Predicted 3D model of a 111-nucleotide RNA (TPP riboswitch aptamer (THI element)) from Treponema sp. J25. Rfam family: TPP riboswitch aptamer (THI element). On this family, see Rodionov et al., J Biol Chem 2002: "Comparative genomics of thiamin biosynthesis in procaryotes. New genes and regulatory mechanisms". Its family is annotated with thiamine pyrophosphate binding in the Gene Ontology. Its mean pLDDT, the model's own confidence on a scale to 100, is 76. The sequence is in RNAcentral, with records from Rfam.
RNA sequence: AUCAUCUCGAAGGGGAGCUUUUAUCCUAAAGCUGAGAGGAAGGUGGAAACCUUCGACCCUUUGAACCUGAACCGGAUAAUACCGGCGGAGGGAUACGGGAUAGGUGCAAAA
Repeated sequence: AUCAUCUCGAAGGGGAGCUUUUAUCCUAAAGCUGAGAGGAAGGUGGAAACCUUCGACCCUUUGAACCUGAACCGGAUAAUACCGGCGGAGGGAUACGGGAUAGGUGCAAAA
């Protein structure tokens, strides 16, 4: 010097499923998988619902974060994208700056 890894910040992208129970409450309580399964505020609606902003978490082209195919196929489960297949199939945020080193490689100098 460069690579790798880790980390901090900036900018951007993304999801929030399944089961049971209860009801003046409404992402409730318990359970499953997971990094994350709704932490805060607000709105609409009326039934365990939808939306917005913020937060947490994950991911950012070296991209399996996430979406589509998909009301897909096989297995398992109380049930679910729960696991595997589909599949390196198609799409997906255009990659900025600072720091650290126990590491790899190269160059230089000294002993």